Predicted 3D model of a 536-nucleotide part of an RNA (small-subunit ribosomal RNA, 5' domain) from a metagenome. The prediction has a mean pLDDT of 87.
[in-house]
Context: one part of a larger RNA
RNA sequence: GAUUGAACGCUGGCGGCAUGCUUAACACAUGCAAGUCGAACGGCAGCAGCAUCUUGUGCUUGCACAAGAUGGCUGGCGAGUGGCGGACGGGUGAGUAACACGUAGGAAUCUACCUUAGAGAGGGGGACAACUCCGCGAAAGCGGAGCUAAUACCGCAUAAUUUCUUCGGAACAAAGAGGGCCUCUGCUUGCAUGCUCUCACUCUAAGAUGAGCCUGCGCCGGAUUAGCUUGUUGGUAGGGUAAAGGCCUACCAAGGCGACGAUCCGUAGCUGGUCUGAGAGGACGACCAGCCACAUUGGGACUGAGACACGGCCCAAACUCCUACGGGAGGCAGCAGUGGGGAGUCUUGGACAAUGGGCGCAAGCCUGAUCCAGCAAUGCCGCGUGUGUGAAGAAGGCCUGCGGGUUGUAAAGCACUUUCAGUAGGGAGGAAAUGCUCAAGGUUAAUAGCCUUGAGAGUUGACGUUACCUACAGAAGAAGCACCGGCUAACUCUGUGCCAGCAGCCGCGGUAAUACAGAGGGUGCAAGCGUUAAUC
Numbered sequence: 001g002a003u004u005g006a007a008c009g010c011u012g013g014c015g016g017c018a019u020g021c022u023u024a025a026c027a028c029a030u031g032c033a034a035g036u037c038g039a040a041c042g043g044c045a046g047c048a049g050c051a052u053c054u055u056g057u058g059c060u061u062g063c064a065c066a067a068g069a070u071g072g073c074u075g076g077c078g079a080g081u082g083g084c085g086g087a088c089g090g091g092u093g094a095g096u097a098a099c100a101c102g103u104a105g106g107a108a109u110c111u112a113c114c115u116u117a118g119a120g121a122g123g124g125g126g127a128c129a130a131c132u133c134c135g136c137g138a139a140a141g142c143g144g145a146g147c148u149a150a151u152a153c154c155g156c157a158u159a160a161u162u163u164c165u166u167c168g169g170a171a172c173a174a175a176g177a178g179g180g181c182c183u184c185u186g187c188u189u190g191c192a193u194g195c196u197c198u199c200a201c202u203c204u205a206a207g208a209u210g211a212g213c214c215u216g217c218g219c220c221g222g223a224u225u226a227g228c229u230u231g232u233u234g235g236u237a238g239g240g241u242a243a244a245g246g247c248c249u250a251c252c253a254a255g256g257c258g259a260c261g262a263u264c265c266g267u268a269g270c271u272g273g274u275c276u277g278a279g280a281g282g283a284c285g286a287c288c289a290g291c292c293a294c295a296u297u298g299g300g301a302c303u304g305a306g307a308c309a310c311g312g313c314c315c316a317a318a319c320u321c322c323u324a325c326g327g328g329a330g331g332c333a334g335c336a337g338u339g340g341g342g343a344g345u346c347u348u349g350g351a352c353a354a355u356g357g358g359c360g361c362a363a364g365c366c367u368g369a370u371c372c373a374g375c376a377a378u379g380c381c382g383c384g385u386g387u388g389u390g391a392a393g394a395a396g397g398c399c400u401g402c403g404g405g406u407u408g409u410a411a412a413g414c415a416c417u418u419u420c421a422g423u424a425g426g427g428a429g430g431a432a433a434u435g436c437u438c439a440a441g442g443u444u445a446a447u448a449g450c451c452u453u454g455a456g457a458g459u460u461g462a463c464g465u466u467a468c469c470u471a472c473a474g475a476a477g478a479a480g481c482a483c484c485g486g487c488u489a490a491c492u493c494u495g496u497g498c499c500a501g502c503a504g505c506c507g508c509g510g511u512a513a514u515a516c517a518g519a520g521g522g523u524g525c526a527a528g529c530g531u532u533a534a535u536c
Base pairs, nucleotide, nucleotide: 001536002535003534004533006532007531008530009529010528013383014382015381016380017379018378019376020375021341026339027338028337030336031335032334035084036083037082040081041080043077044076047075048074049073050071051070052069053068054067055066056065057064058063059062091294092293093292101218102217103216104215105214106213109211110210114207115206116205117204118203119202120201122156124154125153131146132145133144134143135142136141162171163170164169176199177198178197179196180195181194185192186191187190220266221265222264227257228256229255232254233253234252235251236250237249238248239247269291270290271289272288273284274283275282276281296317297316298315299314300313319330320329321328322327347373349372350371351370355369356367357366358365359364386416387415388414389413396407397406398405399404420477422472423471424470425469426468430463436456437455438454439453440452441451442450443449480525481524482523483522484521485506486505487504491520492519493518494517495516501508502507
C1' cells in the first nucleotide's frame, strides 16, 4: 500500500447492488418448511345443491317460507385402501489425510419418470382396511368377531431377439380408468362387456439421464513416530452383490507395505476459485457453483428404480417433557425465533405474481426452494448537504513587536437554483400463459370426442404508495473524524513541570514543550474517519 463474512470508538442525509453466528455439530418454547390424485377404490363424517316425506306459518284451493328426517342423486370430500412423491429441493462442516476431492482413463453393472421401436393386455380366485359390534388402556394406542371394493394381493393361460440350460428343454407378465359414438356385434332404439380416442398397465430392445465400482497421477505438518500387517498378501472352490473383488467362508501357500517415509501422532471437508504480488510465489476456501460427509450419540436393517433415509422404522445411550407410576412422547446442522457462549452477526414478515420442483388429464393444490419486503454504513458504487455576487476586509475569537496580522468572501446582505428528502398526481416492464371461442390438419364410421398448429376476445402482480415522469413550497431537512517533532502533508499561544501524560519506530515531559492537555490556526480523508485483529 492492498484486502476482510470483521469488531471497537466518535459521527451519521439518500439511493442502488451485494453480504450478515467465523464462537457452543450447545440446548431448544411456538408457528410453518411434503404433499398430491375422487379420471385407481369402497364409501359419505362435515359443507353446498337437488328430490321425497313430515310438521308449522303465511295465506288465494296449492304456492311460498321455516324446521326436521330420508336419499351418495349431484358438486365435492374428513378419515381409510391404493398410486406417485417424501433418496429432490433446503442446512451444516462434526468426522475424514481418504480413490474423499481434482484430473485422465477403464469394465464386471443398475437406472422410476422421459424418448424411440417390437409384442401383449385372455380367463379366474381369496382376502384386508374403512364400516358395525364387543373389549382393554389415564394417554399413546391396541385386541377380538363380522361385512366389503379396487390400477391392492394370488393362481391359471399365453411366452420371445428375455433368463437358466445337461442344448433335450425349462421358467417368467399384465389393470384398468375417462371422454365420445351407434358404423359393426349383443340386447333391441339407446345402452353395453360393441366401436373409437386419450391416459394408464405387462414383457423386451435401444437411447437419454442419474448412480455404483476399478485404476494412473496430484493432494498439510511431525522421524523428539522406524518398523507395520494374520483376512494380513496371493491362489483354488463356494457364497454374496445390480456388478469386478478377501466383500465373506473353507482349504492351500507365506506372503504384502516401508527412508521415493509405511505405521503412528497432530491438523484439515476437497475443488472451481478468493486475497495479495510485476511475476514466481505466499495465504485463504465466507457468499456463488461442482463433489463428499453428516442429521442428538452409537448400531441395524425394512420399503423402494434409487436410502441404510434431516422433518421414516427398530434397538441401545444421554437429555427434555407427559403420566392415573402401569406406561408413553421428542430430536431446528430447514425458515423465522429463544436461551447460552461470545468482541461479534438480522424479521417468530408477504406471496406463490415470476423461475423451478412434487402430484394431477386438467382446473388446481402444496412449496420458509424461490421471488420480494424488513433490520444493520458490514462492504462496494453513485448523489447530496447549495450556486453566483458580496471588503465597512463588520462583530467575535486567536496571535501581536500594539502598528497590525489571521479566521476571511468566510459570514451578514443581494440575486438565483431545487438534485435528494417531503406533499400531490400520473405511470411502464417483470405476463408468457393455462383455461375459453373459432379455423385448419391428424385419428375415426363420424361434422362427436381427443391431439397438434394458427387466429381471436378476455383474465392472472407478492413486490407496490414499484422504477420513471410531472407539479408544489422553501436554502429550506442533511458533516464529521483523525492528524500537525522526523519518517509524513500540516504551527503558534496558554496550562503542566521526568508530574499528569504521549508513543508504530526513533523518542517527548525535570519552568520558555511545534511531541503531554486545552485553544486558535492548519493538513488529510469524507458519510464516514480512526483504532485493533488478520493475510499478502